[in-house]
Description
A computed fold for a 357-nucleotide part of an RNA from an uncultured bacterium, annotated as small-subunit ribosomal RNA, central domain.
Context: one part of a larger RNA
């Protein structure tokens, strides 16, 4: 290699754009490159298969035939692929109408809660725990009013809801911008799917330069627990958590399920769009599209059928195919070592072996 996997035993690259390559709708008409037929040459011997002959017999040798595998000429066939030309609209894009959104990025503003600080009113405790204690507090705290200041994050709406490629995304407004869906049949006319390198983007934490710092809060300190306590529980708290810029590129980056398209009983529930019915116009109700979700037990029946090692999955498949890409081969060594690339460092990416079970 031929094969057989990848939701949970190994195993879907965190995510998308696309280069080269694979692979690709309908219909005519040429070609005759794959493809197919026939025919002929050639394919050394020796081996293979078949007769038959020699060694008493096998085995092994001989001889005659066939035969294998590819090559080269001649001839034919036009169905599939490739190629050339014409032409189609269902794939796929454009156009046009109205719609739905926490999709981005900017810029201001707002309301409650915290603290902080000044002022008033009050006096002794307050905070915390299982109990406590360190702390705070008469230099007047905690409680309460009212003034300003500051940073952070948006309560209710709120939904098994929306949008986004994924990470992710929620107060109001405005600007500026990306991408869906549904309906129209108006244009192009296979423009297509996927995707080796490649390239963007990518939570949190962490790093650089500069700011900012309200509440939390690695580390640190102190109090308790406790045999000890480098904890868990209490009081304080520095880096951070926030901005602006550049870097890291990693997560149980999860649905542990790559994308794309066609097929295959349904029920119900919700979001967006259309139609129809009705109505003065709406609601409601019936269907059609796209989403997003549920449908557990036993049983003959209350998801079927089909997959699956169970468990489960079941039109948003893990089902039935086709296409391309990623990955996986026994457990430890080890996602290490060495080398390369990348990074400022952390460190990441690529990725063995010995040598053991």
């Nucleotide at each position: 290699u031929u094969g057989g996997g990848c939701g949970u035993a190994a195993a879907g690259a965190g995510u998308c754009u696309g280069u080269a390559g694979g692979c690709g709708u309908c219909c005519u008409g040429g070609u005759g490159c794959a493809u197919c037929u026939u025919c002929u040459g050639u394919u050394a011997a020796a081996u293979g298969c078949u007769g038959a002959a020699g060694c008493u017999u096998a085995a092994c040798u001989u001889c005659a035939g066939c035969g294998c595998u590819g090559c080269g000429g001649g001839a034919g066939a036009g169905a599939u692929g490739g190629u050339c030309a014409g032409g189609a609209u269902u794939g796929a894009g454009g156009c046009c109408g109205g719609a739905a959104g926490a999709g981005g990025u900017a810029u201001g503003c707002g309301g409650a809660a915290c603290u902080g600080u000044c002022g008033g009113u009050g006096u002794a405790g307050u905070a915390g725990u299982a109990a406590a204690a360190u702390g705070c507090g008469u230099u007047a705290a905690u409680a309460u009013c009212g003034g300003c200041a500051g940073g952070a994050a948006c309560a209710c709406c709120a939904a098994a809801g929306g949008c986004g490629a994924a990470a992710g995304c929620a107060g109001c407004a405005u600007a500026c911008u990306g991408g869906u869906a549904c309906g129209g049949a108006u244009c192009u006319g296979a423009c297509g799917c996927u995707g080796a390198g490649a390239g963007a983007c990518g939570a949190a934490a962490g790093c650089g330069u500069g700011g900012g710092g309200a509440g939390c809060g690695a580390a640190g300190c102190g109090g308790a627990u406790u045999a000890g306590a480098u904890a868990c529980c209490c009081g304080c708290g520095u880096a951070g958590u926030c901005c602006a810029c550049g870097c890291c590129g990693u997560a149980a980056a999860c649905g542990a399920u790559g994308g794309a398209u066609a097929c295959u009983a349904g029920a119900c529930a919700u979001u967006g769009g259309g139609a129809g019915u009705a109505u003065c116009g709406a609601c409601c109700c019936u269907c059609c599209c796209a989403g997003u979700g549920u449908c557990g037990u036993u049983u003959a029946u209350c998801a079927a059928a089909g997959g699956u090692a169970a468990c489960c999955c079941c039109u948003u498949a893990a089902g039935u195919a086709u296409c391309c890409c990623g990955c996986c081969u026994g457990g430890g060594g080890a996602g290490u070592a060495c080398g390369g690339c990348c990074g400022c460092a952390a460190g990441g990416c690529u990725a063995a072996a010995a040598c053991u079970c």